[in-house]
RNA sequence: UUCAGAUAAAGGCAAACUAAUCGAAAGGUUAGGACGCAAAGUUACAGGUCUAAGGUCAAAUGACUAUGAUGGCUGGGCCGCCUCA
Numbered sequence: 001u002u003c004a005g006a007u008a009a010a011g012g013c014a015a016a017c018u019a020a021u022c023g024a025a026a027g028g029u030u031a032g033g034a035c036g037c038a039a040a041g042u043u044a045c046a047g048g049u050c051u052a053a054g055g056u057c058a059a060a061u062g063a064c065u066a067u068g069a070u071g072g073c074u075g076g077g078c079c080g081c082c083u084c085a
Base pairs, nucleotide, nucleotide: 004083005082012037013036017032018031019030020029021028022027035072041078042077043076045075046074047073048070049069050068054065055064056063057062
C1' cells in the first nucleotide's frame, strides 16, 4: 500500500414510531427513540424506486411527464477510524 475483518478496544451513525416544523406530495430538518450499520461518511454520475405541484393530452377527474425526492436500493467517484487472525 492492497485485500480482508472479530462475541476486541476507542469512538461514530441511527430504522420504525412520537412531537414540532418545512413541503402540493414524495420526503426533509430538529428533539426523543434504537431496528440495524465497517463506510448507515460524502456525491443524484449510471441504473432503480417514490411523488406529480406545474405542464401536455383527455374532459370521466384519468393518463403521461422531474426541473422534486431517495446515498439505510444497486453500481461508480471522492474521502476516512481501528485491527486479532
c-di-GMP-I riboswitch aptamer from Domibacillus aminovorans, 85 nucleotides, folded computationally. The model forms 100% of the base pairs in the Rfam consensus. Its mean pLDDT, the model's own confidence on a scale to 100, is 86.